Small-subunit ribosomal RNA from a metagenome, 1451 nucleotides, folded computationally. It matches the Rfam family "Bacterial small subunit ribosomal RNA". Rfam links the family to the GO terms ribosome and structural constituent of ribosome.

RNA sequence: UGGCUCAGGAUGAACGCUGGCGGCGUGCCUAAUACAUGCAAGUCGAACGGACAUUUCGCAAGGAAUGUGAGUGGCGAACGGGUGAGUAACGCGUUGGUGACCUGCCCCGCAGUGCGGGAUACCAGUCCGAAAGGAUUGCUAAUACCGCAUGUGCCCCCGGGGAUUAGAAGCUCCGGGUGCAAAGGUCCGCAAGGAUCGCUGUGGGAGGGACCUGCGUCCCAUCAGCUAGUUGGUAAGGUAACGGCCUACCAAGGCGAUGACGGGUAGGGGACCUGAGAGGGUGGCCCCCCACAAUGGAACUGAAACACGGUCCAUACACCUACGGGUGGCAGCAGUAGGGAAUAUUGCAAAAUGGGCGCAAGCCCGAUGCAGCAACGCCGCGUGCGCGAUGAAGGCCUUCGGGUCGUAAAGCGCUUUUCGGAGGGAUGAGGAAGGACAGUACCUCCGGAAUAAGUCUCGGCUAACUACGUGCCAGCAGCCGCGGUAAAACGUAGGAGGCAAGCGUUAUCCGGAUUUACUGGGCGUAAAGCGCGUGCAGGCGGUUCCAUAAGUGGGAUGUGAAAGCUCCUGGCUCAACUGGGAGAGGUCGUUCCAGACUGUGGGACUGGAGGAUGGUAGAGGGAGGUGGAAUUCCGGGGGUAGUGGUGAAAUGCGUAGAUAUCCGGAGGAACGCCAGUGGCGAAAGCGGCCUCCUGGACCAUUUCUGACGCUCAGACGCGAAAGCUAGGGUAGCAAACGGGAUUAGAGACCCCGGUAGUCCUAGCUGUAAACGAUGUAGACUUGGCGUCGGUGGGUUUAAAUCCAUCGGUGCCGCAGCUAACGCGAUAAGUCUACCGCCUGGGGACUACGGCCGCAAGGUUAAAACUCAAAGGAAUUGACGGGGGCCCGCACAAGCAGCGGAGCGUGUGGUUUAAUUCGAUAUUACACGAAGAACCUUACCAGGGUUUGACAUGCCGGUAGUAGGGAACCGAAAGGGGACCGAUCCUUCGGGAAGCCGGCACAGGUGCUGCAUGGCUGUCGUCAGCUCGUGUCGUGAGAUGUUCGGUUAAGUCCGCUAACGAGCGCAACCCUCACUGUGUGUUACAUGUGUCACACGGGACUGCCGGUAUUAAGCCGGAGGAAGGUGGGGAUGACGUCAAGUCAGCAUGGCCUUUAUGUCCUGGGCUACACACACGCUACAAUGGCCGGCACAAUGGGUCGCGAAGUCGCGAGGCGAAGCCAAUCCACAAAGCCGGUCUCAGUUCAGAUUGCAGGCUGCAACCCGCCUGCAUGAAGAUGGAGCUGCUAGUAACCGCAGGUCAGCUAUACUGCGGUGAAUACGUUCCCGGGCCUUGUACACACCGCCCGUCACGUCAUGGGAGCUGGCAACACCUGAAGCCGGUAUCCUAACCCGCAAGGGGAGGAGCCGUCGAGGGUGGGGUCGGUGACUGGGACGAAGUCGUAACAAGGUA
Repeated sequence: UGGCUCAGGAUGAACGCUGGCGGCGUGCCUAAUACAUGCAAGUCGAACGGACAUUUCGCAAGGAAUGUGAGUGGCGAACGGGUGAGUAACGCGUUGGUGACCUGCCCCGCAGUGCGGGAUACCAGUCCGAAAGGAUUGCUAAUACCGCAUGUGCCCCCGGGGAUUAGAAGCUCCGGGUGCAAAGGUCCGCAAGGAUCGCUGUGGGAGGGACCUGCGUCCCAUCAGCUAGUUGGUAAGGUAACGGCCUACCAAGGCGAUGACGGGUAGGGGACCUGAGAGGGUGGCCCCCCACAAUGGAACUGAAACACGGUCCAUACACCUACGGGUGGCAGCAGUAGGGAAUAUUGCAAAAUGGGCGCAAGCCCGAUGCAGCAACGCCGCGUGCGCGAUGAAGGCCUUCGGGUCGUAAAGCGCUUUUCGGAGGGAUGAGGAAGGACAGUACCUCCGGAAUAAGUCUCGGCUAACUACGUGCCAGCAGCCGCGGUAAAACGUAGGAGGCAAGCGUUAUCCGGAUUUACUGGGCGUAAAGCGCGUGCAGGCGGUUCCAUAAGUGGGAUGUGAAAGCUCCUGGCUCAACUGGGAGAGGUCGUUCCAGACUGUGGGACUGGAGGAUGGUAGAGGGAGGUGGAAUUCCGGGGGUAGUGGUGAAAUGCGUAGAUAUCCGGAGGAACGCCAGUGGCGAAAGCGGCCUCCUGGACCAUUUCUGACGCUCAGACGCGAAAGCUAGGGUAGCAAACGGGAUUAGAGACCCCGGUAGUCCUAGCUGUAAACGAUGUAGACUUGGCGUCGGUGGGUUUAAAUCCAUCGGUGCCGCAGCUAACGCGAUAAGUCUACCGCCUGGGGACUACGGCCGCAAGGUUAAAACUCAAAGGAAUUGACGGGGGCCCGCACAAGCAGCGGAGCGUGUGGUUUAAUUCGAUAUUACACGAAGAACCUUACCAGGGUUUGACAUGCCGGUAGUAGGGAACCGAAAGGGGACCGAUCCUUCGGGAAGCCGGCACAGGUGCUGCAUGGCUGUCGUCAGCUCGUGUCGUGAGAUGUUCGGUUAAGUCCGCUAACGAGCGCAACCCUCACUGUGUGUUACAUGUGUCACACGGGACUGCCGGUAUUAAGCCGGAGGAAGGUGGGGAUGACGUCAAGUCAGCAUGGCCUUUAUGUCCUGGGCUACACACACGCUACAAUGGCCGGCACAAUGGGUCGCGAAGUCGCGAGGCGAAGCCAAUCCACAAAGCCGGUCUCAGUUCAGAUUGCAGGCUGCAACCCGCCUGCAUGAAGAUGGAGCUGCUAGUAACCGCAGGUCAGCUAUACUGCGGUGAAUACGUUCCCGGGCCUUGUACACACCGCCCGUCACGUCAUGGGAGCUGGCAACACCUGAAGCCGGUAUCCUAACCCGCAAGGGGAGGAGCCGUCGAGGGUGGGGUCGGUGACUGGGACGAAGUCGUAACAAGGUA
């Protein structure tokens, strides 16, 4: 930088656990799936006739009244209620318009309500049908229907005038003409008449509706072109009304990157959630609008419907049926089934609000008011309050002291919200009565702390910690991540934290996320500048004046429903909830004002831009010609055996004469030197020379035009290399290919050949790390140094040089910017304009689709799935088959060895009852072990033992007790127990110790060195590792500590943004070498002095010379016993290796407790086909053997060292002197002298074995050492490779010591004796130090990491096909119905006619247009599925290689 994730709020929720009360809300988000049953729209007798019932009057006939149900008629049923399927639309919202319109009931005004007529339902009868229902005859009324009259008025036609308007078909006025009404009922009254409800015409109003309109209103361009009633006109039709709304004719228009057309999704708004806001998301409840009513179509009636509880038709489904035919539509309220994670009662009432009808009474209303269910939400209340410390019991933890739950409980006192019981008891209810809710709210009294707490979490984010269990298991998890034996992360418990009648989880939205950035981001390297240009549309545009008023600013005004929101203020005890008032809310309309800025119109200007004139430089482009060098080939000369090539070789060429060499010729390609961070071009790119054609740039004059400009989606052009097509050409080079090498392999790197290609012509391709990884244009902003082109000036004979300026091209740098790196007038600084592009990594520079291409392919460009990162710059390390400097027995130079043999020892392996355990690259392997026959000993077998072999405490017991202990049994341990036999204190009672029994506990070399302490190894005696302050850097960090010298050294000096300091280095300490003094036994010897001890001196680059920065230091010299740290030792910085050790010791945890403890006997650790490591002895003559002679130092010694003497060949025995040690033990060996052996498996070497002995020890069989005699193996100097050592060192030689009874010691630790060789040098191997560089490493190169293959899982592309959805199209068919036609049939009102009858409006039937649906067909589009196939992602330990990261071993 960037993504992922969390903490907040919200919900019509669901799920888990839990659940006391009340108020107010809310409750099928899925199947617009199907619905049983009941209810949801009726009402009016004051419109009408009649029927029935009751009452009443009446003798009766009959009348009257009241009521009921059906019918005619009127009004209602178009409201109210539900749902969100469809709809991306004038559907909705907002603003206007209708001069293009309608309006039942209601209100107001005006005028009327006259005279007639013919039917019909009900009913009565007949008939059909299962039913639903229907047919027919007869009778009858009206506010049903019809005719005529009247005409205030109204409609229409004709003519004329006026006002308004953008416009006149509208309005208004005048004149003329045609046409048009009506219904009665009730009450009062004797009547006349009146009242009232109606009716008719007309005008107006209110409210309602219809239509038009500007603006706003989701996603996809991988949907780019769409359209025939399409766009307009004329005429007719249709409607309440304008209109292609419909039809005929005419014209050819109309829409579209400001996104048409197509596809997907979706009812819209008020509002709601979130947010600081801008925004984002949503549209459940409530309100407004729209749409729909099983699906599709249609009209009828009506003021209004194309009608949820109407009609007709079609389809699907369901039901009834007597099989002929019928019926139905809960997206009304309840309820059922189904679906689903999921959503309620088949309740009460019309009391209130409201609606329909009615004069009214009233009736009806699943609207509504209430109740029921549900913690679904919001709000409120409660589950007690006070006192109470032996801090009870109990739980948990514990360092065993204690802590904590915790005043918590108990206990004592108090209260009664809630709860239970009893009593009273509303408001809502506008004159009285009447209340579904409801005996509810509320009030009073009584009772009793009584009836009432859970849930989630406790690793970090994030408030809250311990124990146990588990042991990469079981599980957790929002992200990071926990769990592999000490888990604060799993599970449980205790405790704690949060919230609380709820708490968690899941889902979804906003927030955090400035992570789509309008507010408010970016593009050199993190994702991101098109490869470059020309340029239409678009965006933006210099100076000045005038006008205008579209944008803009201000005022006024209209509207922006209510609810909601904010504020104020009321009502329910508060709150939620709710009443009242105010405010806020538009990109909206009208109007007035302003005139800066933008726009628009006009005039002017010259600074932008362009032109003119005169000059200049240039690998700018195209064409034609021409030149030399070189390679190759050909011919010839001359010449001989090789040449060529490589790390080394080989293939190749060459005796048929190569290569090398000379001459001549041919052909193609490229142009050395000049040549330069030089030049030119937009980029790609351009390089010999000459000619022609041609583009651009720069400088100077400041003469002309007068903003003519900048940028640029789409478009067009150019565009390296490779590649493609056709035709040429081909010297060299060179994919593919062949061969030779290399290699484990070598499909490569290296070598020898070699074809496309590279070249030319014409065309295509259109991409590159096409890079300055930096779009174009313009303006502004300290400087310095180069260089190219020009101009002016100064100077000069001329140049060079200098000053100024314009244009290009570089380096360094100020400010500033930047995450840093860096950029820095050629900006990545400060601004402006326009374009392009980015939004985590992978999948994917991919798929599908489109476009382009001959092909290769290019361009545009996803998703599923998957990860918790991917990335940039810089930092510190580590590393490099990077670089530089420098050390070390690191190499080299040497000496001696190891590796071969035999033996010793250790280890691995194997074996075994056991071969105990550990160590195991360097840094295990003669290591723990300074010494395994028993013991040790931890292992194995067997035999015992259980408070124990050992410690402490408590309780009880014990007097011949503790202890010793014969016989006997036993391998021993042990058993056994004759007999012997104690101690201390005392207040004289007893107590202690001991013993026995019991309880606690002991014990464990059992596990974990990856829980630890301590100690140790190693890097490494390497020169390093750090800190304080300061400074630099956003920071990690840097500086110091780097650099120049120097040193063994971060040693010292110099320089220096560092100055100082610490741990290391050095020194201080010990020892050896010289010396002084003192002392001195047992030494030598009789005081000189060896020696020993103690304390001192001495060495410091101090002196001289040279060199050096006249520093540090280095070189040489003098003196000196010693010279540049004199030799050796001790001493080991910060750290590294989870290095080693639980078996040295200590120690947490775990395990064990008649055993994993402990005791004992025997065995084992000593095994033996092998392999390795460390050694010893040798292989011999520098030697072996024999004899003689000489010279040390360290160290040890009383359960010891042990002399002399003596015995034995000897080991050794006897012996005992001396010594607690400068006194004694006590002899060094190599060496020297003499002799012998003479190159051999030997007189070398000594393994092995036999016999005989000695010593230690309880005991030498397994399994000791030594001696003597005999035996006499391998071995003749050791492959690859490896080790030690730089001077008193290596090598050789012996001596001593520890451990130890003894010894398998050839090991180890010391001591002295003899005593070398070599180092040119730092290229190489190994290790290390410092600086630097690269890095994709940081568990740090034993790192990281790529691809194929194999296996599993997942999603996805292609795919012969198969199959489904959707929307269209063409043709056929075509219901209902409207409209049109009609020659057939029927026909009360009207007309003619005396009548019969006729006419006619009307109806039926039939025909036709349109038409839902159905059928057929070919296409489109989106899915599902599919043998096979392609790649992709992911997956603890698979295979093959090693591509990348370091010069990654071929950059």
The RNAcentral record of the sequence draws on SILVA.